[in-house]
This record gives sequence, C1' cells and structure tokens, in this order.
RNA sequence: CUCAUCGAGAGGGACUGAGGGAACGGCCCGUCGACGUCCCGGCAACCGCCACGACAGCGCAACCCGUCGUGGAAACGGUGCCAAUUCCGGCCCGUGGCGAGAGCCGCCACGGGGAAGAUGAG
Repeated sequence: CUCAUCGAGAGGGACUGAGGGAACGGCCCGUCGACGUCCCGGCAACCGCCACGACAGCGCAACCCGUCGUGGAAACGGUGCCAAUUCCGGCCCGUGGCGAGAGCCGCCACGGGGAAGAUGAG
C1' cells in the first nucleotide's frame, strides 16, 4: 500500500500500584485494586489443515499445482481476542421530530456513506 472483517463470543490466580478505555469531546472502568506483566483457562475461526465443486495451467489422460466458492474440525501449527457496537460522537447525505418554523438555521432521533483505528492475509 491492497483486500476482508469489526451489533456475536470468551476470566480466574499471582505480582504491581494509579491511572485506563489510541488522540479530542462525551460517557464509563478504577485503591471493593483498574491498566500492565506472568501463569493457567477459555472464545473465535483470519491463515494453515480436511472434504467437495467450478475455472485455469501442464499434459494423451489422471495425479498434481494455482485461484475462487461451499462445507467441516478445533486434534496439531501461525496469529488474534476475552468491560461497554471499534463504548458513543466529530465529516457528508437522507428521513422524521422540536423550535414562531414554509425556506435558511439550530438541536434531537434514526438510517446510509466516509474518515480514523484494530485484527488477519498478501
């Protein structure tokens, strides 16, 4: 940089001791010990693995290899994860409501997209 996913799921112990949830705003978590580190346990199924199918390559053909799709297992390997939707929002568009409220504008709610981020694969 590209692609995919991000509304589900899964916690105990030991050590430590004041911050943490990426930044900002909000709202939360936290001396009834958060965050972090280690040990053990668990969740999930991205890659690897297994089966089947399609297409393509080689080839007389099959095996095989590659890409894609569907399904499976969690035994084994590489990661990841185990408060809150990625905790919510910020930018754009639409719909509805409220404001004297038709237009403009502001606020609120909902929906769609984006940005940023996380994880995996390349």
Molecule: SAM riboswitch aptamer (S box leader)
Organism: uncultured Nocardioides sp.